Transfer RNA from a soil metagenome, 72 nucleotides, folded computationally.
Rfam family: tRNA. From the family's description: Transfer RNA (tRNA) molecules are approximately 80 nucleotides in length.
The sequence is in RNAcentral, with records from MGnify.

RNA sequence: GGGGACGUAGCUCAGUGGGAGAGCGGCCGCUUGUCGAGCGGCAGGCCAUCGGUUCGAUCCCGAUCGUCCCCG
Repeated sequence: GGGGACGUAGCUCAGUGGGAGAGCGGCCGCUUGUCGAGCGGCAGGCCAUCGGUUCGAUCCCGAUCGUCCCCG
């Protein structure tokens, strides 16, 4: 330098045009003689950044940035 994959909650990940979610973790409560386990609830996200397409973008297109892999 060329090509590919990935970037979503504190962590691991799903979701692939119209409602942003799960598990673990955190906080509160219930239950238990205590801890733990179990159950219920709550908080936490400008979906890497910018632009474009569209009535509408986490999702499609382009550029940039970052991580990993392959080729040279």